[in-house]
C1' cells in the first nucleotide's frame, strides 16, 4: 500500500407524550453525503440506545475540553389588560345634624318671645235633611165557614104569614198595591246649622304686650352615618410586554486524540 471481515458514520436539538428512552407529531437549526416497510385507537426498546431489510462512505471523516450561541422550557420583579373576591376609603353619590360667609326669602303694613280666644278632634243633645215603619187616603179584596139585600127555588102553616138562604149586586175584615203633604216612632260613614261639656300633640287663624330679628331653600365650612355602580386600595387566576435568573441547547470555532484482526 492492497484485499476480506469487524468497529464507526450517513444528522442534531427543544416542546409535548412516557416510569424512562428512541421513532413518529409541532418547532428551531444543518449537510457534498440514504432508501424501503409498520407505527397516535401507537410502534420498538430498558440500551453508550429505535425495529426489520437493502445501499453508500470511512480522513473535505470520527471523538472531544474551551469560546460563542439560533431556539425552546421554568421562574422572581415590574407594567398593561381581563375575570373574580374583599375594604367606606378625605374621591363620586345619598341621608342626617350643626354653622351662617355668600345668595335667595320673610319682617316696623311688626320678626322672635309671651299672654289670651276660635277652628280642626271627642261626647251628648236640638233642628234640618235622608231612609224605614205605623197612622191616614185611594183602589182591589171572601165558592161555603163575613154583613146587608136576597130573584128563582126550599121549609113550616088551611091561609094570612113566618123562617133559613145559594147565585147576583152592594159593602167590608185579614191582606195586597199605590200615594203630594201632615202626625208619631225608629235609624245613620247624614249637615258650609245651633247648644253644652271635654281635649289640648300638631296645623290653621283672631286679639293684647314687647320691639328686631327670623328661617335654613341653594352654594360654602364642620361633624356623624350609608353606598362597592364608577374611582381608589388590596387578594387570587388568565393573557401579553420589558428587565433579569435558571435550565436544555442546534449550527459555528476548535488546543488535542484516532482504529482492530487475518492474508498478500
Nucleotide at each position: 500500500c492492497c484485499g476480506u471481515g469487524c468497529a464507526g458514520c450517513c444528522g442534531g436539538g427543544g416542546c409535548a407524550u412516557u416510569a424512562g428512552c428512541g421513532g413518529g407529531g409541532c418547532c428551531c437549526u444543518g449537510u457534498a453525503a440514504c432508501c424501503u416497510g409498520a407505527a397516535a385507537u401507537c410502534c420498538g426498546c430498558u440500551a453508550c440506545a429505535g425495529c426489520a431489510g437493502g445501499g453508500g462512505c470511512c480522513a473535505u471523516g470520527c471523538c472531544g475540553a474551551u469560546c460563542c450561541g439560533a431556539g425552546g422550557g421554568c421562574u422572581u420583579g415590574u407594567c398593561u389588560u381581563u375575570a373574580u373576591g374583599g375594604a367606606g376609603c378625605u374621591g363620586c353619590c345619598c341621608u342626617c345634624c350643626u354653622u351662617a360667609a355668600g345668595u335667595a326669602g320673610c319682617g316696623u303694613u311688626g320678626a322672635c318671645g309671651u299672654c289670651u280666644g276660635g277652628g280642626u278632634c271627642u261626647u251628648a243633645u236640638g233642628c234640618g235633611g235622608c231612609g224605614g215603619a205605623a197612622a191616614c187616603c185611594u183602589g182591589c179584596g171572601a165558592a161555603c165557614c163575613g154583613u146587608g139585600u136576597c130573584a128563582g127555588g126550599g121549609u113550616g102553616g088551611g091561609a094570612a104569614c113566618a123562617c133559613a138562604g145559594c147565585a147576583g149586586c152592594a159593602c167590608u175584615a185579614a191582606g195586597c198595591a199605590g200615594g203630594a203633604g201632615c202626625u208619631u216612632c225608629c235609624g245613620g260613614g247624614u249637615g258650609a246649622c245651633g247648644u253644652a261639656a271635654g281635649g289640648g300633640a300638631g296645623c290653621c287663624u283672631g286679639g293684647g304686650c314687647u320691639g328686631a330679628g327670623c328661617a335654613g331653600g341653594c352654594u360654602g365650612g364642620g361633624g356623624a352615618g350609608g353606598u362597592u355602580a364608577c374611582g381608589u386600595c388590596u387578594g387570587u387566576g388568565g393573557a401579553g410586554g420589558c428587565c433579569g435568573g435558571u435550565u436544555c441547547g442546534g449550527a459555528g470555532u476548535g488546543a488535542g486524540g484516532c482504529g482492530c484482526a487475518c492474508g498478500g